[in-house]
RNA sequence: GGGCGGUUAGCUCAGCCAGGAACGAGCACCUCCCUGACACGGAGGGGGUCACAGGUUCAAAUCCUGUACCGCCCA
Numbered sequence: 001g002g003g004c005g006g007u008u009a010g011c012u013c014a015g016c017c018a019g020g021a022a023c024g025a026g027c028a029c030c031u032c033c034c035u036g037a038c039a040c041g042g043a044g045g046g047g048g049u050c051a052c053a054g055g056u057u058c059a060a061a062u063c064c065u066g067u068a069c070c071g072c073c074c075a
Stems, first nucleotide, its partner, number of pairs: 001074007010027004020058001029045005051067005
């Protein structure tokens, strides 16, 4: 330098192909109950500029382009 994949909650990941409200999932976190106390268990709650910038569209996490970062492969 070229090819492919990835970037979504604090962490691990769905959702993308086929655009139409992230009521997203688990763990973690906060409050309450339980306990002498902790753990476990139960009830409730908060948290996301969907890597960044632009384009298409009535509408973009999703489609297109560029950039950044991570991984694998080729040279």

RNAcentral holds the sequence, with entries from ENA and MGnify. This is a predicted structure of a 75-nucleotide RNA (transfer RNA) from an Acidimicrobiia bacterium. Its mean pLDDT, the model's own confidence on a scale to 100, is 84. It matches the Rfam family "tRNA". It is annotated as a transfer RNA.